[in-house]
RNA sequence: GGGCGAAUGGCGGAAUUGGUAGACGCGCCAGACUCAAAAUCUAGUGAUAGUAAUAUCGUGAGGGUUCGAUUCCCUCUUCGCCCA
Numbered sequence: 001g002g003g004c005g006a007a008u009g010g011c012g013g014a015a016u017u018g019g020u021a022g023a024c025g026c027g028c029c030a031g032a033c034u035c036a037a038a039a040u041c042u043a044g045u046g047a048u049a050g051u052a053a054u055a056u057c058g059u060g061a062g063g064g065u066u067c068g069a070u071u072c073c074c075u076c077u078u079c080g081c082c083c084a
Base pairs, nucleotide, nucleotide: 001083002082003081004080005079006078007077010026011025012024019067027045028044030042031041032040046057047056048055049054060076061075062074063073064072
């Protein structure tokens, strides 16, 4: 230099014939149990605002297509593999 692939909550990891983003697990927080803890069980857990209902934003970055983009197209960044 060329080719291919990947990037999603705190972490791992789902969701793509374009149509409710974050299932599931870990972690964390609260409760139960315990003398106390561990283990186990129950509930909650993206961010911001709000007492709440709810609203807005959020899939590496920036653009494009579309009524609608994690998904399709372009450029870039980082990482991995292959070729030279």